[in-house]
Molecule: Bacterial RNase P class A
Organism: Bryobacteraceae bacterium
RNA sequence: CCUCGCGGUCGGGCAGCCGCUCCAGUUUAUCUUCACGAUAGGCCGGGGAGGAAAGUCCGGUCUCCAUAGGGCAGCAUGCCGGCUAACGGCCGGGGGGGUUCGCUCAAAGCGGAUUUCACGGAAAGUGCCACAGAAAAUAUACCGCCUGUUCCCGUAAGGGAGCUGGUAAGGGUGAAAAGGUGCGGUAAGAGCGCACCGCGGCCGCGGUAACGUGCGCCGGCAGGGCAAACCCCAUGUGGAGCAAGACCAAAUAGGGGAGGAGGAGCGGCCCGCUCCGUUACGACUUCCGGGUAGGUCGCUAGAGCUGGGGAGUAAUCUCCGGCCCAGAGGAAUGGUUGCCGCUCGUGGCGCAAGCCGCGGGUACAGAAACCGGCUUAUAGUCCGUGAGGCCUU
Numbered sequence: 001c002c003u004c005g006c007g008g009u010c011g012g013g014c015a016g017c018c019g020c021u022c023c024a025g026u027u028u029a030u031c032u033u034c035a036c037g038a039u040a041g042g043c044c045g046g047g048g049a050g051g052a053a054a055g056u057c058c059g060g061u062c063u064c065c066a067u068a069g070g071g072c073a074g075c076a077u078g079c080c081g082g083c084u085a086a087c088g089g090c091c092g093g094g095g096g097g098g099u100u101c102g103c104u105c106a107a108a109g110c111g112g113a114u115u116u117c118a119c120g121g122a123a124a125g126u127g128c129c130a131c132a133g134a135a136a137a138u139a140u141a142c143c144g145c146c147u148g149u150u151c152c153c154g155u156a157a158g159g160g161a162g163c164u165g166g167u168a169a170g171g172g173u174g175a176a177a178a179g180g181u182g183c184g185g186u187a188a189g190a191g192c193g194c195a196c197c198g199c200g201g202c203c204g205c206g207g208u209a210a211c212g213u214g215c216g217c218c219g220g221c222a223g224g225g226c227a228a229a230c231c232c233c234a235u236g237u238g239g240a241g242c243a244a245g246a247c248c249a250a251a252u253a254g255g256g257g258a259g260g261a262g263g264a265g266c267g268g269c270c271c272g273c274u275c276c277g278u279u280a281c282g283a284c285u286u287c288c289g290g291g292u293a294g295g296u297c298g299c300u301a302g303a304g305c306u307g308g309g310g311a312g313u314a315a316u317c318u319c320c321g322g323c324c325c326a327g328a329g330g331a332a333u334g335g336u337u338g339c340c341g342c343u344c345g346u347g348g349c350g351c352a353a354g355c356c357g358c359g360g361g362u363a364c365a366g367a368a369a370c371c372g373g374c375u376u377a378u379a380g381u382c383c384g385u386g387a388g389g390c391c392u393u
Stems, first nucleotide, its partner, number of pairs: 001389008010380001012340007020048004025043007050364001054375002057373005062241004074237005079093005094119001095117009120232002125230002127226003142171002144167003148163006179197006198221001199219004203214004245297004255288005262276005304323008341362009
């Protein structure tokens, strides 16, 4: 210098013009119960998307409904410890796997770094294990090896074919083949016996624990894998969600109470006429209640942001100071112009750093009660850290 991995940061700036939304002040008009009110507008000032606002996957706050107590089913989680309001999240540790480096001639092994894991139980039971293979789990006999025996060939040594048993050492198949290596043993073999390694149990020691460790003791070793198959064990779990929910409350049509024999129209009055009603399922008047439209609250000061100190390996906790930072409701946070920035390609100049010109790109996306996570999308930028490669000294 380049490439890759991991962790984190930022994710356009300034100005002009035209707009949108919320709040505060002021002012004008209208209405009014004449006010501290309501509606509409003007002026001025201030606030106005994100690292994911997204997916709605997990957890919580809040709200309503349900709920004596207990259990089943269903669902979720699953090594240990810690953090947290809580979590399936985060941090640290243990164990297994991968990559890489070192020790080593090499392998094995040991150690370092880094990364990853749904990491309880396969000795409760059921089930499955493609293809290949003799056999995929009460082990099994395809080839091979060995004993016995029959027949054939051969002078013989021996060879071949068949049958009967033995054998898991060897071959071959497979992702996986019934502990591994060696010695003994045997007809050939076999934990059949022994040594070492591995495995299981007990004990000791270290660790809060997971777990680690021990020329300590015991056991020849006991049934391979899959629980992201059913299942078993342990723990947790009521449901719906701000369109939750609370309050105020038109018109019309229902409901209830009281009054009630009249009421309404024919442009003002009288007469007259028409319609509805007339002991009631009652026109009409009045009051009450539920509910709809609509309005208000919930609604944004919070597990908040920020500067510094302290505790802790860390997640995180704590102390002091400062700050207020969107609250819409078909849903604002925008559009446009200019300049600049960043970056890619290309051309020119320059020893180089770099400068100039031309062309392109500047993402993903957008609050809707709020908060903590996870996951996914993202043009580019910067920082830290680790590994590899190349060049120079």